[in-house]
Context: one part of a larger RNA
Molecule: small-subunit ribosomal RNA, 3' major domain
Organism: uncultured bacterium
RNA sequence: AGGCGGGGGCCCGCACAAGCGGAGGAACAUGUGGUUUAAUUCGAUGAUACGCGAGGAACCUUACCUGGGCUUAAAUGCAGGAUGCAUGCUGUGGAAACACACUUCCCUUCGGGGCUUCCUGCAAGGUGCUGCAUGGUUGUCGUCAGCUCGUGCCGUGAGGUGUCGGGUUAAGUCCCAUAACGAGCGCAACCCUUACCGUUAGUUGCCAUCGGGUCAAGCUGGGGACUCUAUCGAGACUGCCGGUGUAAACCGUGAGGAAGGUGGGGAUGACGUCAAAUCAGCACGGCCCUUACGUCCAGGGCUACACACGUGUUACAAUGGUCGGUACAAUGGGCAGCUACUCAGCGAUGAGAUGCUAAUCUUCAAAACCGAUCUCAGUUCGGAUCGGAGUCUGCAACUCGACUCCGUGAAGCUGGAUUCGCUAGUAAUCGCAUAUCAGCCAUGAUGCGGUGAAUACGUUCCCGGGCCUUGCACA
Numbered sequence: 001a002g003g004c005g006g007g008g009g010c011c012c013g014c015a016c017a018a019g020c021g022g023a024g025g026a027a028c029a030u031g032u033g034g035u036u037u038a039a040u041u042c043g044a045u046g047a048u049a050c051g052c053g054a055g056g057a058a059c060c061u062u063a064c065c066u067g068g069g070c071u072u073a074a075a076u077g078c079a080g081g082a083u084g085c086a087u088g089c090u091g092u093g094g095a096a097a098c099a100c101a102c103u104u105c106c107c108u109u110c111g112g113g114g115c116u117u118c119c120u121g122c123a124a125g126g127u128g129c130u131g132c133a134u135g136g137u138u139g140u141c142g143u144c145a146g147c148u149c150g151u152g153c154c155g156u157g158a159g160g161u162g163u164c165g166g167g168u169u170a171a172g173u174c175c176c177a178u179a180a181c182g183a184g185c186g187c188a189a190c191c192c193u194u195a196c197c198g199u200u201a202g203u204u205g206c207c208a209u210c211g212g213g214u215c216a217a218g219c220u221g222g223g224g225a226c227u228c229u230a231u232c233g234a235g236a237c238u239g240c241c242g243g244u245g246u247a248a249a250c251c252g253u254g255a256g257g258a259a260g261g262u263g264g265g266g267a268u269g270a271c272g273u274c275a276a277a278u279c280a281g282c283a284c285g286g287c288c289c290u291u292a293c294g295u296c297c298a299g300g301g302c303u304a305c306a307c308a309c310g311u312g313u314u315a316c317a318a319u320g321g322u323c324g325g326u327a328c329a330a331u332g333g334g335c336a337g338c339u340a341c342u343c344a345g346c347g348a349u350g351a352g353a354u355g356c357u358a359a360u361c362u363u364c365a366a367a368a369c370c371g372a373u374c375u376c377a378g379u380u381c382g383g384a385u386c387g388g389a390g391u392c393u394g395c396a397a398c399u400c401g402a403c404u405c406c407g408u409g410a411a412g413c414u415g416g417a418u419u420c421g422c423u424a425g426u427a428a429u430c431g432c433a434u435a436u437c438a439g440c441c442a443u444g445a446u447g448c449g450g451u452g453a454a455u456a457c458g459u460u461c462c463c464g465g466g467c468c469u470u471g472c473a474c475a
Base pairs, nucleotide, nucleotide: 002474003472004471005470007469008468009467010466011465012464013463015459016458019422020421021420022419023418026314027313028312029311030310031309032308033307034305035304042053043052064300065299066298067297068296069295070294077122078121079120080119081118082117084115088103090101091100092099093098105114106113107112125289126288128287129286130285134283135282136278137277138276139274141272146185147184148183149182150181151180152161153160154159165176166175167174191266192265193264194263197233198232200230201229202228206223207222210221211220212219237260240254241252242251243250244249316415320374321373322372323371324370332363333362334361337356338355341352342351343350344349381412386407387406388405389404390403391402392401428451429450430449431448432447433446434445
């Protein structure tokens, strides 16, 4: 100098408290452990693993297992040798990969050359090991306010000072004081988005006024007002007022304002910590395999199931179920695609047909909302499980897909100890879209909008963190 303390002081955070809703009990989905297995490929394991890598395991993927093949499936040539057996068509064997059979080059100065295939050697190949040899990337403390340097000064020195003290702040933010004076990485600002207004522009968007027109409809002439789109501006700075204060700053149902004190959200992650994670994204040192630990194919497995745990979905009902009518979004996607509309079917869906490379066409039905009924029951709650019949994708749904219809109708009546999230357009609740993708095990992930709360006295306590100080048998 640090670390630690069931030492002290100050301060912060959904840390507690005050509230709202969950988990822990049930069924199912999914991941993990364990067990099983020929294999159940591998990695991730307190916080910081466990709907994680995987933003799509029927084949493929696939790395695993069983069986059958090859010695090169793919890249790069070089040297030597052989061949015209190659490609294509056809046949036989086979589960396929593959093997065998048939057929069969070009130019030429006749020396050879080009091309193809095969062999040998070099070389390839390895999701084999080591993340404790590494690069790169990432998690975490933590968006916490810290981490350092130059010169000077102090100390024999390790080091200290600055960075401490008094205030203040979200902040090592700023002010005052000061053997320190300055500076850097962080903080903040600059960036994106959202909230108000203006300018410019007016199609594919819009329709107030005027004309036409329809069962209806911006449908049409037209218009740029409005919405909107997207470019440039304006705007918020404690700027103004009052109070407190030396100042920084703080306080105010202060004014004005769409917005008030960082306006809301995002991106942005200092020096470092955990020999944290990743050699299976990729790259790479070393080691190891080379008729196999490489590679091709078929089938199986990754989907097993006495059990245990995590994360979720659906419920246990009346703030509800069912039926009926009907209103209002936003983000996105679309040509091997999205599909209007019509017809068929109870339906999943199918057949025809039209528009759209899209502010034009389409996905698109938003759902919670509203009315009637049920009347507290294991029920008109709940939907697991199982039987039957179908639809679709795809060579192929047995292992192992999703969806539809009919029937069946399990547990479950609000969940022990304990534990999690959240401070406002948030929680809760309601649907919608997308990536991956032939299809889909999506209840996941990432976004979008609709409806829309309660509570915070406060910092004694639990947890984590920051600064100062003190003790120490730690280093």